[in-house]
Context: one part of a larger RNA
RNA sequence: AUGAACGCUGGCGGCAUGGAUUAGGCAUGCAAGUCGAACGAUGAAGCCUAGCUUGCUAGGUGAAUUAGUGGCGAAAGGGUGAGUAACGCGUGAGCAAUCUGCCCUCAAGAUUGGGACAACACCUGGAAACGGGUGCUAAUACCGGAUGUGCUUAUAAUGACAUAAGUUAUAAUAAGUAAAAAUUUAUUGCUUGAGGAUGGGCUCGCGUUCCAUUAGCUAGUUGGUAAGGUAACGGCUUACCAAGGCAACGAUGGAUAGCUGGUCUGAGAGGAUGACCAGCCACACUGGGACUGAGAUACUGCCCAGACUCCUACGGGAGGCUGCAGUCGAGAAUCUUCCGCAAUGCGCGAAAGCGUGACGGAGCAAUGCCGCGUGCAGGAUGAAGGCCCUUGGGUUGUAAACUGCUGUCACUAGGGAUGAAUAAAAUGACAGUACCUAGAGAGGAAGCACCGGCUAACUACGUGCCAGCAGCCGCGGUAAUACGUAGGGUGCGAGCGUUAUUC
Numbered sequence: 001a002u003g004a005a006c007g008c009u010g011g012c013g014g015c016a017u018g019g020a021u022u023a024g025g026c027a028u029g030c031a032a033g034u035c036g037a038a039c040g041a042u043g044a045a046g047c048c049u050a051g052c053u054u055g056c057u058a059g060g061u062g063a064a065u066u067a068g069u070g071g072c073g074a075a076a077g078g079g080u081g082a083g084u085a086a087c088g089c090g091u092g093a094g095c096a097a098u099c100u101g102c103c104c105u106c107a108a109g110a111u112u113g114g115g116a117c118a119a120c121a122c123c124u125g126g127a128a129a130c131g132g133g134u135g136c137u138a139a140u141a142c143c144g145g146a147u148g149u150g151c152u153u154a155u156a157a158u159g160a161c162a163u164a165a166g167u168u169a170u171a172a173u174a175a176g177u178a179a180a181a182a183u184u185u186a187u188u189g190c191u192u193g194a195g196g197a198u199g200g201g202c203u204c205g206c207g208u209u210c211c212a213u214u215a216g217c218u219a220g221u222u223g224g225u226a227a228g229g230u231a232a233c234g235g236c237u238u239a240c241c242a243a244g245g246c247a248a249c250g251a252u253g254g255a256u257a258g259c260u261g262g263u264c265u266g267a268g269a270g271g272a273u274g275a276c277c278a279g280c281c282a283c284a285c286u287g288g289g290a291c292u293g294a295g296a297u298a299c300u301g302c303c304c305a306g307a308c309u310c311c312u313a314c315g316g317g318a319g320g321c322u323g324c325a326g327u328c329g330a331g332a333a334u335c336u337u338c339c340g341c342a343a344u345g346c347g348c349g350a351a352a353g354c355g356u357g358a359c360g361g362a363g364c365a366a367u368g369c370c371g372c373g374u375g376c377a378g379g380a381u382g383a384a385g386g387c388c389c390u391u392g393g394g395u396u397g398u399a400a401a402c403u404g405c406u407g408u409c410a411c412u413a414g415g416g417a418u419g420a421a422u423a424a425a426a427u428g429a430c431a432g433u434a435c436c437u438a439g440a441g442a443g444g445a446a447g448c449a450c451c452g453g454c455u456a457a458c459u460a461c462g463u464g465c466c467a468g469c470a471g472c473c474g475c476g477g478u479a480a481u482a483c484g485u486a487g488g489g490u491g492c493g494a495g496c497g498u499u500a501u502u503c
Base pairs, nucleotide, nucleotide: 001501002500004499005498006497007496008495011372012371013370014369015368016367017365018364024328025327026326028325029324030323033072034071035070038069039068041066046061047060048059049058050057051056052055079283080282081281088208089207090206091205092204093203094202095201098200099199103196104195105194106193107192108191109190111145112144113143114142120135121134122133123132124131125130150177151176152175153174154173155172157170158169159168160167161166181188182187183186209255210254211253216246217245218244221243222242223241224240225239226238227237228236258280259279260278261277262273263272264271265270285306286305287304288303289302308319309318310317311316336362338361339360340359344358345356346355347354348353375405376404377403378402385396386395387394388393409444411439412438413437414436415435419430447492448491449490450489451488452473453472454471458487459486460485461484462483468475469474
C1' cells in the first nucleotide's frame, strides 16, 4: 500500500469502491426502438343529418388507435478478459494502394411508363412453433424507357508535377450510367458529381515476459509471370516457373499474459502492478459459414454441426445474463429481482414526443479515504470499592459523587432549495432530502492490541518443561515483569489486531 478476507468491537455524515474463484449453469422481469409529414387498411370518443320501434339503425364529419408494407436505427451504448507474445498494443511515419451512412459547402437535375407482394377476404395443414393455396390493393417498396451538368470504361493526344510503378488538368470520339415524393405551402426529402469533416482499412521503423534442460524451422513455404479477388496493396487465392525465406542480434517450440495512459512503492535509479476512470484490442453456449448493409467480433440477427436445458399430441419445436437486478454452485470472499427518464447523452421523428437497467439517483456493506461526536468548567474529606503493601501507607484519582453550563451529532416540530434550459408558461426520480429556525434533555454513542529485548508500557496471584506463548532471540522443571487471570500502564481509536500479497 490493497477491489482484500478473518477475529473482537461498532455512534453519525460526505465521497468513492464492491464476483479478483467456475469465460460454471441459469427461473423471472426489464436492457432498441421510432416515424401516420412514405403507404394501403382499420376507423374509437365527440359532432351533424335522416328514419322511426325514443334509444337504436343508417349516412356524413372527425381523427384516437394500431398489426402489416416502407424508411432510419439496431455495427452505438452496456459487459467480460477466455483467447492473443501479435503491427495486438504504445510511439513515430506512410498510402501516387484506400472506403466513409448521417453532417457541412458548392455545381447540376428530378421526365415517362409498368407489373407485383404483404396487409385484407375465403379455403386449408399443424398439438405447437409456424405455414400452404386462391383472389384484391398502395407507396419514398420493385422494374423498364427518356435526359446526361456530370461520372465510369475504352481509344489515342497535349500540358504540368513527380520519378519506381505514376498523379493531375484540358479538349475529342464511342459505349454505359440517375432520381421520390410528402404536407399544415413553408420546408423537408430524392438523384449525380466535387470538396470538407468525422470514423475506419492497410503498410513500415522502434519498443513490448520467461525457458537453450526448446537449435534448427519452413512447400503457398520465399520470389517471379499471368489471371482472379478486394474499397484497397499483397501468395490474399489459383496455374506455371525458379529455389528460395527465417535463425545464437535467439528462428522454431514450450510456458505465462489482454496492451497502454496510469497505480503502488522508493530520495532517486529502479521494482511490482494494469481494480475503479480513459484509449485501443479481443470475445458473446462451443466450432464453422456467409447474408444484409455506408459500416458486422453482427452479445439480446440468420444458417450448419456439437454439448446442455426446456416444451411436445412423439410427427416436431424452443433457448443462450461475459447487459441490469436476481438464483444455484464452487469459494476466505464481493450488494437491491429498487426509483426515474427531472438532468446529461444516444436512436427515431418536421415537431409534439416516444424509447433508453446508458445515465441520474436511492438501497446494502466500517471495504477504503476524509470529517465530527461520545460532553465542558469547577470539584479533596484525596469518599467508597478494587489492587499493592514494609500495615505507616501508596495507587486507581479531579477520576467519581456533587455544583454550574453547553447543545455538535442523533431526536421532535416549523420552513425549505440549487440542480430547469425559455421571450413566456409547463416540467424534479433524488426529496419534504441538503440547509435554516425553534424545542427538550448529559441524556442515545468505546473499543481493540500490547507491556522480557528488538519496542512505548510492571506488579500480584494461579500454574510448575504441565497448561501454554512465540515475528526473531527465546520463555515455562515452585518466588515466571515472557503461560493464564486481575490491578495498573503503553499505543491506536470507530476502529483495533491477525493473515495474505507488493515495494
This is a predicted structure of a 503-nucleotide part of an RNA (small-subunit ribosomal RNA, 5' domain) from an uncultured marine bacterium. The RNAcentral record of the full RNA draws on ENA, Greengenes and SILVA. Its mean pLDDT, the model's own confidence on a scale to 100, is 83.